[in-house]
Context: one part of a larger RNA
RNA sequence: CCCAUGUUAAGGAAUUAGGCAAAUUACUUCCGUAUGUUUGCUAGAAGGAAGCCCUUCUCAACCUAGCUUGCUAGAGUGGGGAGGGGGCACAAACCAGGUCCAAUCGACUGUUUAACAAAAACACAGGCCCCUGCUAACACGUAAGUGGAUGUAUAGGGGCUGACGCCUGCCCAAUGCCAGAAGAUUACGGAAGGUGGUGAUUCUCUUCGGAGAUGAGCUGCUGACUUAAGUCCUGGUCAAUGGCGGCUGUAACUAUAACGGUCCUAAGGUAGCGAAGUUCCUCGGCGCUUAAUAGGCGUCCCGCACGAAAGGCGUAACGAGUUGGACACUGUCUCAACAUGGGGCUCG
Numbered sequence: 001c002c003c004a005u006g007u008u009a010a011g012g013a014a015u016u017a018g019g020c021a022a023a024u025u026a027c028u029u030c031c032g033u034a035u036g037u038u039u040g041c042u043a044g045a046a047g048g049a050a051g052c053c054c055u056u057c058u059c060a061a062c063c064u065a066g067c068u069u070g071c072u073a074g075a076g077u078g079g080g081g082a083g084g085g086g087g088c089a090c091a092a093a094c095c096a097g098g099u100c101c102a103a104u105c106g107a108c109u110g111u112u113u114a115a116c117a118a119a120a121a122c123a124c125a126g127g128c129c130c131c132u133g134c135u136a137a138c139a140c141g142u143a144a145g146u147g148g149a150u151g152u153a154u155a156g157g158g159g160c161u162g163a164c165g166c167c168u169g170c171c172c173a174a175u176g177c178c179a180g181a182a183g184a185u186u187a188c189g190g191a192a193g194g195u196g197g198u199g200a201u202u203c204u205c206u207u208c209g210g211a212g213a214u215g216a217g218c219u220g221c222u223g224a225c226u227u228a229a230g231u232c233c234u235g236g237u238c239a240a241u242g243g244c245g246g247c248u249g250u251a252a253c254u255a256u257a258a259c260g261g262u263c264c265u266a267a268g269g270u271a272g273c274g275a276a277g278u279u280c281c282u283c284g285g286c287g288c289u290u291a292a293u294a295g296g297c298g299u300c301c302c303g304c305a306c307g308a309a310a311g312g313c314g315u316a317a318c319g320a321g322u323u324g325g326a327c328a329c330u331g332u333c334u335c336a337a338c339a340u341g342g343g344g345c346u347c348g
Base pairs, nucleotide, nucleotide: 001343002342003341004340005339006338007337008336010334011333014332019329027051028050029049030048031047036041038163052085053084054083055082056081057080058079059078060077063074064073065072066071067070086090098327099326100325101324102323103322104321105319106318110122111121126161127160128159129158130157131156132155138147139146140145164314165313166312167311169244170243171242174241175240176237177236178235179234180233183232184231185230189226190225193222194221195220196219197218198217202213203212204211205210245263246262247261248260249259272306273303284300285299286298287297288296289295
């Protein structure tokens, strides 16, 4: 010097990103207990008091024995009271909650990155939408078949949201889905016809070798017309994917604009919330908290770029979550000291 422990004057978070670590608290009985609340809780809220030993009185139930059958006696158990004793200390060791206030997120118990993340992530009960009439939808399998389910729409599958309370606005133009069928377009296939190849048959001519005409059948190309879903089209649908404006004038100080004009749009963001886990400018303005605050809380709204089931806003209870503050407590610190054990170091 290092590691692990223990104690510490005065101060008590001045340390630090941050009370990290440590300390405090801790048991039982009694007293007492705010705010909020979904009336269950919050709550062990908070905050107090008592606790050892001896003697004695008293009450209760039980056990044993005796008998006069409801009394007596006895060791022990539990409750209550009185008096006394000792110690620095009486839950005397071990064991054994620190507490409170405000805010954010998630309702909750639960689940998760085995071995850097336990959370605000996942799940959840509840809500909504879509599909599915049973040989169900859906899933696995080439198939047979199986699951769904020995279930049957109060059932099953898929998607989003996520207790509860108050609510969930406008837009169907685009994309998707559903329904419709008059018209337009549209494939394979079919096909009247057209046009090639080959060329049976028959006819004519012949120098008997053949030539010309006819043209069935087979076959190639083309093809009017016919022909479904789909698309175009007509409607519906946003707790479907998604979207939810600009310029400008105006009130008897100024400022602002309830009001008006105009352009564009499918419709121009409603309620609620808002410098937010979202705010660039920004350490926004104001107030509180501090001696001092880029933090926190409240409020304002000028929302770069909140917003209503990728839910909005609240919310008791809950949380090894996160943020800020307070009390208690402390070697975290001012500022270090000493002690114990083990290393390092020296000798061997």
This is a predicted structure of a 348-nucleotide part of an RNA (large-subunit ribosomal RNA, domain IV) from an uncultured bacterium. The sequence was found in a public genome assembly. The prediction has a mean pLDDT of 86.